Small-subunit ribosomal RNA from an uncultured bacterium, 1401 nucleotides, folded computationally.
């Protein structure tokens, strides 16, 4: 969301409880009869009434059938089902064959009559019949049997009828149906073997009818199926009991297969029928719609008492995500009854419902570009949708109206004809002729008719996975199968147009099976990823050496059964096709017999010796028990010397010591452990074994021969043996040394450190049974390059003899080749190649935990889960960063040194407060005298007030006028209102400039530096970043670029699977230091001239000044080195190793800083966030930092003379000179658009006085009065200048800054911005001019390289646990309660079998 048609299939949950209907009945031809309907008859006028004659039949009575056919799946893990066998049975109806079917006899229901009961029903007298019941007689077969025998049946009905019988029925005789009895068959059921048929071992033992035997019972039958007695079995690890789940199968589903997972529909088989139990009746049942009992429930009821059983079809009501009509017919298909006609059948056939699933058909078709409208997008040009649509011409399937119209039907029965059968023209049977029967049904199907007419929807569109755009939102709403989306430019969220998919459906959930080689049989593993038991012994199994023969179980081969049918496949038919439905075959890989085969593997005999083992000789060992011994050394005691410390630590103390230690010497006592030897040495299975020395005692290992003759390998269970710590029992105790104590160290120190110090360590016999019990690597065997050391043997060659050499077993290492392995790495000691066997693994975490077992004194140990939780956890190895890792290396880092800062006052900048507003940015280093190189107004962006809206500027168009200036007035201006003076250029087309109006458009210091470009900073002028090509890795990377040297440097050199190149270094560029040439104005003047005495003039040396050039390169010596290079107080040179100082900044890093220079996207404002003004603010002010200045004073303030730069500025400037003021400054003048005039007197310096250590003659803040000067204007808010005023503050705590030579200090000049100026700031520039660097240990930084790593947002990483708080989810709890299983004792005992007895018939 739905348009039609065929064909399937539809309570998967409560075997839950059920209303109401219908689902099994039939036969009169077995019988007695006649309640009800018809029909004849009879009686009555007539209503009606009699009346089994006759069709027929309710009820009874008797047969057969209700054991079948339909439902369900509860139970059952073996009384089941599957295959294949099998002997000791039964069998109604059916079929064949055989007999007999004779004569008696008593009841009994219905019926009538009476009683009790509400009901259901009963109970008593009384008639009566049968194919009902019961006897005799017969029995060839049957049964039992002591083999002599004995015992046992039956029912009659219906048609027909010639002789004979007979009043009469009717005997009789035939026919068909039944009835006995009996053999066989067919069907159907009963029993028994073998094999298969799930999960737990946290179920390891079960089991007294239990196993077997004898007897007897019993049963259709076999059998402990029972029962007695007798024996002591029977089952189990190839899993028994126990416990949970479960109806099996053919088959479905999926998957290349092997396999898994399931058991709807259909089919075979089983159980079950409200729960439980039991039997009756029959051929069959322990019986769904049958019976007794008991128990739950539901319904009547007069309360005494009945009744009932949908897991048959429908259909309710509950449960549930969910599952259909209280439909029609018995036509056909099947069944049950009947002789049959018929009846019955919810089994069945049909129809309803319902996209619930497969298959089929449509919902138009052709043409149709103005590429229509509309919609969406847009780069605005146009794309798309889209021939789509509309229009034209055309078709009618389906549905809808009318009308025709198959087949599913064969039949049976009357009837009529004919054969068969008989005595028969009856019956019966069989031909033919005739007739009748259809729920589906408005049937399929066919023609007609009218109109494009009624009939398209759902997901999805990041990737996997087919299909992209635009607007909404903004970590919100939301999606989400994994990975992942979304925080303002979301193909991932909504919604839209577009698109894919797929179609009467599409999505979604849940579920199998796949992919999963992710339980590995096919087809996986176990050094580090999970995973080899801690080591050996060893049973059961499993595995097994040559020869020969034999069997033939396993193996191959051949055949027969069997493997139901549908399914599955192939091939055919049938429905217009197709799902479907149907015929053949195929297959059913299995199981079972028979006959062959005889290499292999099993068995069975006989052998052999190459596996394996015993004998006999030597060896080497810290291999094991026991006993004995020995010397150092600690410590204690005991005396002797001998005095004040000892002892310990980083440093101390605690401790010991004048009551004599420490220290030395001598003796003495006791435990324990064995230095040197000594070793990637040796021995042992593993733990482990270390003086010596005897006894016993286990392995190995050589060598020669002998001998046993597969005796072997491996191991589930099992059984020993297992370091340390720990446990009980006695012992022993020197040293060490958990706990403990004290000193100490730390915020703290329950720790490291130090005094002491007890269990323990030791022996004894016993216990525990763990280890990173590791090679993290089970045990045997084989095979498969080497090289080298080492232990212990034996052979060889030499040799007097012993090494050294060779060869060759057995260990131990170490390196490598093939191979192998994700990689590390293993490599004859395998982690290679193979065999045999055993033990383990299956994400991580819960967790080696809980619970149950078994052990144990105990501590604990072994076996070992689960819920619940994450999406990873993990291994190798790479590249990076880090490391209070390591090597080296550098840098004013740091030492050595000078001078600061922080303390004071003021400047100035932040932060914080305040405010109307203090506008805004920068914030460790890499903000804070930064953006500002000049905020009184402007600037300027804030603030508070006034204004203006196409607008302060700017572009287009068209109009009108020049622009422009001045005056008045009002008003804080902005500006408004009036006057009034002007008339521009021109190539005559027009231009500039303004004005008002209007239409496009402006305008924004509004937001995003995290949307961006441009620019900067900073790591760092550190020495480094990378490419091709080749090489090596599986790769990610690696080499190159590491190494050895050497540099200021990834500078060069040498080696080198790398060779080579870019970007950075460096050098080319500017200054600066030296000289040469050139060239002398405004520059200079030794020397010559001249002068008016001023380098003023002339001239060109010199300085200078501006252009070319030169000059350094380790080039030369010496020494060192292979070189590169380095050393040298060397030459030489102005300069020497990069002379000195500038400009230059790799690949990157910090989402580093800027949207307020400047530029943009996006978004926001548009009578304001835009824009004029006038005032205020950015200048506040308890407080903090960060930058400065200036001082605390004598190396110093003052006064007085005196000396020498360099670089910049200047015309809206800068200004000499003079005058005037104490002075800032002012009045006049003058030169100079400058190497000419000026700013411009440098200043520290020098010389010379003065002060005498003081809050001062230091220091100058602070205030007070008066002045100059810019400027519309100096309150708030300007620099100056004078006179007074005279604050703090006597060298600055932790602490940190700069700075290596013309450098730090220290001193003055100058510039830019500017009217002026808060400049003490920032750039420049000269003057005077130091001290120190032993050296790299330590701090920061950094640069190679190793190295660890759980870090990669990279140590500002990562990441452990308590605790708070809230949620969630469980759990303990004193009891108490229900319910269900087992197990032990007890007990009570309904129906119902069987027995016995006694009444009664």
């Nucleotide at each position: 969301u739905g348009g039609c048609g065929g064909c399937a299939u539809g309570c998967u949950u409560a075997a839950c409880a059920c209303a109401u209907g219908c689902a099994a009945g039939u036969c009169g031809a077995a019988c007695g009869g006649u309640a009800a309907c018809g029909c004849g008859g009879g009686g009555g006028c007539a209503a009606c009434c009699c009346u089994g004659g006759c069709g027929a039949c309710g009820a009874g009575u008797g047969g057969c059938g209700g054991a079948c056919g339909g439902g369900u799946g509860a139970g059952u893990a073996a009384u089941a089902c599957g295959u294949a066998g099998g002997a000791a049975u039964c069998u109604g109806c059916c079929c064949a064959u055989u007999u007999g079917u004779g004569g008696g006899g008593g009841a009994u229901a219905a019926c009538c009559c009476g009683g009790c009961g509400a009901a259901a029903g009963c109970c008593g007298g009384g008639c009566u019949a049968a194919u009902a019941c019961c006897g005799c007689a017969u029995a060839c077969g049957c049964u039992c049997u002591a083999c002599g025998g004995a015992g046992g049946a039956a029912a009659g009905c219906g048609g027909g009828g010639g002789a004979u019988c007979g009043c009469a029925a009717g005997a009789c005789c035939u026919c068909g149906c039944g009835c006995u009895a009996a053999u066989g068959g067919a069907u159907g059921a009963g029993c028994c073997u073998a094999c298969g048929u799930c999960g737990g071992a946290u179920u390891a033992g079960c089991u007294a009818g239990u196993u077997g035997g004898u007897a007897g019972g019993g049963u259709a039958a076999c059998g402990g199926c029972c029962u007695a007695c007798c024996a002591a079995g029977g089952c189990g690890a190839c899993g028994a009991u126990c416990c949970g789940u479960a109806g099996c199968u053919g088959g479905u589903c999926u998957g290349a297969g092997a396999g898994g997972a399931c058991g709807a529909u259909c089919a075979g088989c089983c159980a079950c029928a409200c729960u439980g139990g039991g039997a009756c009746u029959g051929a069959g049942a322990c019986a769904c719609g049958g019976c007794c009992c008991a128990g739950a429930c539901u319904c009547c009821u007069a309360c005494g008492g009945g009744a009932g059983g949908c897991a048959g079809c429908a259909g309710u009501g509950g449960g549930g995500a969910a599952u259909a009509u209280u439909g029609g017919a018995c036509a056909a298909u099947g069944g049950g009854g009947g002789a049959a006609a018929c009846c019955c059948u919810g089994a069945u056939c049909c129809a309803g419902c319902a996209a619930u699933g497969c298959c089929g058909c449509g919902u138009g078709u052709g043409u149709g570009a103005a590429g229509a409208a509309g919609g969406c997008c847009u780069g605005c040009g146009g794309g798309u949708u889209g021939u789509a649509a509309a229009g034209c011409a055309c078709u009618u399937u389906c549905a809808g109206u009318g009308g025709g119209g198959a087949a599913g039907a064969a039949a049976a029965a009357a009837u009529c004809g004919g054969a068969u059968u008989u005595a028969a023209c009856a019956c019966a049977u069989c031909c033919g002729a005739g007739c009748u029967u259809g729920a589906c049904g408005u049937u399929a199907c066919c023609c007609a008719u009218a109109g494009a007419a009624g009939a398209a929807g759902c997901a999805c569109c990041g990737g996997c996975u087919a299909a992209c755009u635009c607007c909404g939102u903004g970590c919100c709403a939301g999606c989400a199968g994994c990975c992942g989306c979304g925080g303002u430019a979301a193909u991932a969220c909504g919604g839209a147009g577009g698109g894919u998919g797929c179609a009467a459906g599409c999505g979604u959930u849940a579920a199998u099976c796949g992919g999963a080689a992710u339980u590995a049989c096919u087809g996986g593993g176990c050094g580090u990823a999970a995973a080899g038991c801690g080591c050996a012994c060893g049973u059961a199994g499993g595995u097994g050496g040559c020869u020969a023969a034999g069997u033939c179980a396993g193996u191959c081969g051949a055949u027969u059964g069997u493997g139901a049918a549908a399914g599955c496949c192939c091939u055919g038919g049938g429905c217009u096709u197709a799902a479907c439905c149907u015929g053949g075959g195929a297959a059913u890989u299995g199981c079972a017999g028979u006959c062959g085969a005889u290499a292999c593997u099993a068995c069975u005999u006989a052998g052999c010796u190459a596996g394996a083992g015993u004998a006999u000789g030597g060896g080497a060992g810290a291999g094991g028990g026991c006993a004995g011994u020995g010397g150092a050394a600690u410590u204690c005691c005991c005396g002797g010397u001998g005095u004040a410390g000892c002892g310990g630590u980083g440093a101390a103390a605690u401790g010991c010591g004048u009551a004599g230690a420490u220290a030395u010497c001598g003796g003495g006592a006791g435990g324990a452990a064995c230095a040197u030897c000594a070793g990637u040495g040796g021995c042992g299975a593993a733990g482990g074994c270390g003086g010596c020395u005897g006894c016993c005692u286990g392995g190995c290992c050589c060598a020669a021969u002998a001998c046993u003759g597969a005796c072997a390998c491996u191991c589930a269970g099992g059984u020993g043996c297992g370091a340390c710590a720990g446990c009980g029992u006695g012992g022993g105790g020197a040293g060490c040394a958990a706990a403990c104590a004290g000193g100490a160290u730390u915020a703290g120190a329950u720790a490291c450190c130090c005094u002491g110090g007890u269990a323990g360590u030791c022996c004894u016999a016993g216990c525990c049974c763990u280890a990173a019990a590791c090679g993290a690597u089970g045990c045997u065997c084989a095979u498969u390059a080497g090289g080298u050391g080492u232990g212990g043997a034996a052979g060889g060659u030499a040799u007097c003899g012993a090494c050294c050499c060779c060869u060759c077993c057995c260990g131990c290492g170490c390196c490598g080749a093939a191979g192998c392995u994700a990689a590390c790495g293993c490599a004859u000691u395998a982690a290679a190649u193979g065999a045999g066997c055993c033990g383990c693994c299956u994400g991580g975490g819960g967790a080696g935990u809980a619970c149950g077992g078994c052990c144990g004194c105990a501590a604990g140990g072994u076996u070992g889960a689960a819920a619940c939780u994450c999406a990873a956890a993990g291994g190798a190895a790479u590249u990076g960063g880090c490391g209070g890792g390591g090597g080296u290396c550098c840098g004013c880092a740091c030492a050595a040194g000078c001078g600061g800062u922080g303390g004071a006052g003021c400047a100035u900048g932040u932060g914080g407060u305040u405010u109307a507003a203090u506008u805004c940015g920068a914030u460790g280093a890499u903000a804070c005298g930064c953006g500002a190189g000049g905020a009184a107004c402007c600037u300027u962006a804030c603030c508070c007030g006034g204004g203006c809206u196409u607008g302060a500027a700017a572009g287009u168009u068209a109009g009108u006028g020049a622009a422009u200036g001045u005056g008045a007035c009002a008003g804080a201006g902005a500006c408004g209102u009036c006057a009034c003076a002007g008339u521009u250029c021109u190539u005559c087309g027009g231009a500039a400039c303004a004005c008002g109006a209007a239409a496009c458009u402006a305008g924004g210091u509004g937001c995003u530096g995290c949307a961006u470009g441009g620019c900067u900073g900073u790591c760092g002028u550190c020495a480094g970043c990378u490419c091709g090509u080749g090489c090596c890795g599986u790769g990610a990377g690696g080499u190159g670029u590491u190494g050895g040297g050497u540099u200021a440097a990834g500078u060069c050199c040498c080696g080198c699977a790398a060779c080579g190149a870019g970007c950075g270094c460096a050098a080319c560029c500017c200054c600066u230091a030296u000289g040469u040439u050139u060239a002398g104005u405004u520059g200079c003047c030794a020397g010559c001239a001249u002068u008016u005495a001023a380098g003023g003039u002339g001239g060109g040396a010199c300085u200078c000044u501006a252009a070319a050039c030169a000059g350094a390169c380790u080039g030369c010596c010496u020494a060192u080195g292979c070189a590169a290079a380095u050393a040298g107080a060397g030459a030489g040179g102005a300069a020497g190793g990069a002379g000195g100082g500038g400009a230059c900044g790799a690949c990157g890093u910090c989402a580093a800083g800027u949207c307020a220079u400047c530029a943009u996207g996006g978004c926001c404002c548009u009578u304001a966030c835009g824009u004029c003004c006038g005032g205020g603010g950015c200048u506040a002010c308890a407080c903090a930092c960060g930058u400065g200045c200036u001082a605390c004073a004598a190396u110093g303030g003052g006064c007085a003379g005196u000396a020498c730069a360099g670089a910049g500025g200047g015309c809206c400037g800068c200004u000499a000179c003079c005058u005037g003021g104490c002075a800032a400054c002012a009045g006049g003048a003058u030169g100079c658009c400058a190497a000419u005039c000026u700013c411009u007197u440098a200043a520290a310096g020098c010389u010379g006085u003065u002060c005498a250590c003081a809050g001062u003659u230091c220091g100058g803040a602070u205030c007070g009065g008066g002045g100059u000067c810019u400027g519309c204007a100096a309150c708030u808010c300007g620099a100056c200048c004078c006179c007074g005023u005279g604050a703090a503050g006597u060298u600055g705590g932790a602490u940190u800054c700069g700075c290596u030579a013309g450098u730090a200090a220290u001193c003055g000049c100058g510039u830019a911005u500017c009217a002026g100026c808060a400049a003490u700031g920032a750039c420049g520039c000269g003057g005077u001019g130091a001290a120190u660097a032993c050296g790299u240990u330590c701090c920061c930084g950094g640069g190679c390289u190793u190295u660890g790593u759980a870090c990669a947002c990279a140590c500002c990483g990562c990441c452990c646990g308590u605790c708070a708080a809230g949620c969630c989810a469980u759990g303990g709890a004193a009891g108490c309660u229900g319910g269900a299983a087992g197990u032990g004792c007890a007990c009570u005992g309904a129906a119902g079998u069987g027995c016995g007895u006694a009444a009664c018939c």